[in-house]
Context: one part of a larger RNA
RNA sequence: GAGUGAACGCUGGCGGCGUGCCUAACACAUGCAAGUCGAACGGGUGUUUGGCUGUAGUAAUACAGUCAAACACUAGUGGCAAACGGGUGAGUAAUACAUGGGUGAUCUGCCUUUAAGAGGAAAAUAAUCCCGCGAAAGCGGGACUAAUGUUCCAUAAGACCACAAUCUUUUCAAUAAAAGAAAGGGGUAAAAGUUUCGUAAGGAACACUUAAAGAUGAGCCCGUGGCCUAUCAGCUAGUUGGUGAGAUAAUAGCCCACCAAGGCAAAGACGGGUAGCCGACCUGAAAGGGUGAACGGCCACACUGGAACUGAGACACGGUCCAGACUCCUACGGGAGGCAGCAGUGGGGAAUUUUGGACAAUGGGGGCAACCCUGAUCCAGCAACGCCGCGUGAAGGAUGAAGGUUUUCGGAUUGUAAACUUCUUUUAUAGGGGACGAAACAGCCAUUGAAGAGAUGGAACUGACAGUACUCUAUGAAUAAGCCACGGCUAACUACGUGCCAGCAGCCGCGGUAAUACGUAGGUGGCAAGCGUUACUC
Numbered sequence: 001g002a003g004u005g006a007a008c009g010c011u012g013g014c015g016g017c018g019u020g021c022c023u024a025a026c027a028c029a030u031g032c033a034a035g036u037c038g039a040a041c042g043g044g045u046g047u048u049u050g051g052c053u054g055u056a057g058u059a060a061u062a063c064a065g066u067c068a069a070a071c072a073c074u075a076g077u078g079g080c081a082a083a084c085g086g087g088u089g090a091g092u093a094a095u096a097c098a099u100g101g102g103u104g105a106u107c108u109g110c111c112u113u114u115a116a117g118a119g120g121a122a123a124a125u126a127a128u129c130c131c132g133c134g135a136a137a138g139c140g141g142g143a144c145u146a147a148u149g150u151u152c153c154a155u156a157a158g159a160c161c162a163c164a165a166u167c168u169u170u171u172c173a174a175u176a177a178a179a180g181a182a183a184g185g186g187g188u189a190a191a192a193g194u195u196u197c198g199u200a201a202g203g204a205a206c207a208c209u210u211a212a213a214g215a216u217g218a219g220c221c222c223g224u225g226g227c228c229u230a231u232c233a234g235c236u237a238g239u240u241g242g243u244g245a246g247a248u249a250a251u252a253g254c255c256c257a258c259c260a261a262g263g264c265a266a267a268g269a270c271g272g273g274u275a276g277c278c279g280a281c282c283u284g285a286a287a288g289g290g291u292g293a294a295c296g297g298c299c300a301c302a303c304u305g306g307a308a309c310u311g312a313g314a315c316a317c318g319g320u321c322c323a324g325a326c327u328c329c330u331a332c333g334g335g336a337g338g339c340a341g342c343a344g345u346g347g348g349g350a351a352u353u354u355u356g357g358a359c360a361a362u363g364g365g366g367g368c369a370a371c372c373c374u375g376a377u378c379c380a381g382c383a384a385c386g387c388c389g390c391g392u393g394a395a396g397g398a399u400g401a402a403g404g405u406u407u408u409c410g411g412a413u414u415g416u417a418a419a420c421u422u423c424u425u426u427u428a429u430a431g432g433g434g435a436c437g438a439a440a441c442a443g444c445c446a447u448u449g450a451a452g453a454g455a456u457g458g459a460a461c462u463g464a465c466a467g468u469a470c471u472c473u474a475u476g477a478a479u480a481a482g483c484c485a486c487g488g489c490u491a492a493c494u495a496c497g498u499g500c501c502a503g504c505a506g507c508c509g510c511g512g513u514a515a516u517a518c519g520u521a522g523g524u525g526g527c528a529a530g531c532g533u534u535a536c537u538c
Base pairs, nucleotide, nucleotide: 001538002537003536004535006534007533008532009531010530013390014389015388016387017386018385019383020382021348026346027345028344030343031342032341035080036079037078040077041076043074044073045072046071047070048069049068050067051066052065053064054063055062056061087301088300089299097225098224099223100222101221102220103219106218107217111214112213113212114211115210116209117208119153120152121151122150128143129142130141131140132139133138159188160187161186163184166181167180168179169178170177171176193206194205195204196203197202227273228272229271234264235263236262239261240260241259242258243257244256246254276298277297278296279295280291281290282289283288303324304323305322306321307320326337327336328335329334354380356379357378358377362376363374364373365372366371393423394422395421396420403414404413405412406411428475429474430473431472432471433470437465444458445457446456447455448454482527483526484525485524486523487508488507489506493522494521495520496519497518503510504509
């Protein structure tokens, strides 16, 4: 000099864009953060309409019961999602990361393309009803019922799997692998679904099954690279390798049985300490040094430890089970919980924000769709925490006013500074106008089309921010300057007070009666909505 997720002191007008628990991965009150689909299913509730029966009435009608239809809502079964998105950095020195490869050792829901298909049957169960237990959380028994839930049978050309078994070719040092041909028996699939058009036949949309391929995502393996420590020198028994069997989507001591005795290490094994890694960021002319906040990629974790289930995907933050610590409820028998999601509270600390608005946009989940959900996100609030921009007026104005300070008492200085004159109105205040972000989807109209598939065009609808930004008018210099320093380094000096005292200080050093170094005042210098100090890095 530059920088910071900064803090502290004094001061403080505005705007734009960013950033904001670095400490206790400490404990958490409260609310919200993952739902959705009635076009999968049987019920239930409500509204409307209609039919029938009964009662009252001469009748219209009213009431009650029952049946049916339409619409709306939905606890439950079922499907998909919940493995994403969001948080944190405890652990981890390599099961991580970066980079480059391999997978002839693998999987991949939704999506895209292609090919083929979707025949028949059955048994349950929740909801519901009845009974019971419990303080509660909740649980048990009996009866009934549905499905795109579950099971069984058929179909198997082509596809796949395993088995028995023959031949050929290619690659390889070899084990072996791949491809092809001929033939055998066995096994593996479906939701006849829902909606819609049609009188129907039949078609369409969305779902479903199998196979092949793609895309995306993931798993595993290998080379290289990046901390400190030798006051850590030897480490290792599933250890190193082989054979066989098992497990896995898959290779492998991954696991197991047996066999062999190996494997690593001064180019640092093993141990100890520290630490998430990278793109990047800061600094520097570079080389290098330091850092890993925000943003992006990967990894790990979710009260602590362990485990599996479901699933295409988890050994799963807002799922399950077990153990532990802690907190809460209890009728003492037993139960409930997990903010390192967004806000917020206590605590710790030098120190870090609102228990806000909206799904309008972007994106995500579900749904044919309308739409619903979304503390992701977009916005607003708080904080000079940072960067950038603007303002606190401009021009003229000498009797060089008054006052202050100083003085050799003549003056000098503050100083064109003020007053005063003429202007301007950024900003401020008040009042008008008033956005971009919005174009789509669905529905409507038109064209094309066999089509109510799809495509194209048109009109209309949709804004949290926000009556904000912006703009116009009016008013009036009106609403707006501080902080640090002034001995040298280092730009900027005098007076008074003090008297080795009080104090200053980054270094040298000042202060003991004329202190440009302490304190105050005037003046001056520097920076400026900031200025200084402290801490850390180059």